Source information: The prediction has a mean pLDDT of 81. Predicted 3D model of a 74-nucleotide RNA (transfer RNA) from an Erysipelotrichaceae bacterium. It matches the Rfam family "tRNA". NCBI's taxonomy places the organism under Bacteria, Bacillati, Erysipelotrichia, Erysipelotrichales, Erysipelotrichaceae.
[in-house]
RNA sequence: GGACCCUUAGCUCAGUCGGUCAGAGCAACCGGCCCAUAACCGGUCGGUCGUAGGUUCGAGUCCUACAGGGUCCA
Numbered sequence: 001g002g003a004c005c006c007u008u009a010g011c012u013c014a015g016u017c018g019g020u021c022a023g024a025g026c027a028a029c030c031g032g033c034c035c036a037u038a039a040c041c042g043g044u045c046g047g048u049c050g051u052a053g054g055u056u057c058g059a060g061u062c063c064u065a066c067a068g069g070g071u072c073c074a
Base pairs, nucleotide, nucleotide: 001073002072003071004070005069006068007067010026011025012024013023019057028044029043030042031041032040050066051065052064053063054062
């Protein structure tokens, strides 16, 4: 220098053909249970979907550029 993949909650990840899609588990917090802790049960909190544009009635999803990470080639 070139090709490809990934970026969604504190962490690990889902999200189909663009539409009533902002989701799960873990973590944290509150409560229950227990002599107590863990486990278990119930609940709550937590997001400008990497950034900036574009297309569209409508974008997490499509297009472009950029940033970060990874694999391969030279």